RNA sequence: CUUAUUGUUCUAGCGCAUGGCCUUGCUUUGGAAUAAAGCAAGGUGACGAGGAAGAGGUUGUCGAUUUAUCAGCGGAUGCCUCUCGGCUUGCCGGUCGUUAGAAUGCUGUUAAAACUGUUGGGUGACUGACAGGACAGAGCGGCAUUUGGGCAGGACA
Numbered sequence: 001c002u003u004a005u006u007g008u009u010c011u012a013g014c015g016c017a018u019g020g021c022c023u024u025g026c027u028u029u030g031g032a033a034u035a036a037a038g039c040a041a042g043g044u045g046a047c048g049a050g051g052a053a054g055a056g057g058u059u060g061u062c063g064a065u066u067u068a069u070c071a072g073c074g075g076a077u078g079c080c081u082c083u084c085g086g087c088u089u090g091c092c093g094g095u096c097g098u099u100a101g102a103a104u105g106c107u108g109u110u111a112a113a114a115c116u117g118u119u120g121g122g123u124g125a126c127u128g129a130c131a132g133g134a135c136a137g138a139g140c141g142g143c144a145u146u147u148g149g150g151c152a153g154g155a156c157a
Base pairs, nucleotide, nucleotide: 014074015073016072018071019070020044021043022042023041024040025039026038027037028036029035047063048062049061053083054082055081056080057079058078084097085096086095087094089152090151091150092149101147102146103145104144105143106142107141108140109139115132116131117130118129119128120127121126
C1' cells in the first nucleotide's frame, strides 16, 4: 500500500465520477506563442433548514450562494394510487398519519456555506483547520379565531 473478515460510529443536498471545465508531465504540428491535437497522471463536481404507518409507482420539499450547486448514474423520510388507521354518533365523502379534519392571524423554532482574517498540505489545478460578523424560506411547535358536505338515526323544544 492492497485484499478479506469482524466490531463500533457517522451519513440522505447523501454517495459516485462517464462527459464537460481546470492542472502537471511527455510527444507531434507550428517561425513562434500563454496556440492546436494526442497520451498519462491528477483536481473540481450541493450550503444548510426540513422530513419516516405499509406496499407499489414516480423527472421528489424549502430557501441561501454561485451562475458548472452544469450534463449524467445510484439512492432518499416528498408526491400520487391502494391497504390499514385517526376524526363533531353511524356510513359515504373529505382530510390527515399514530403529536393523525381544514383555514386565517400572532408567535417561537442557534441557518450554514459564500465573505473577512489567520494558519497548514500540494510543482499546480485545488484543499484542510481555527476565529469573526451577518442575512432566508418552507415545514414544524404553541396560542387565538373561524369552520367541516350528503344520507340515516338520536336528543331537546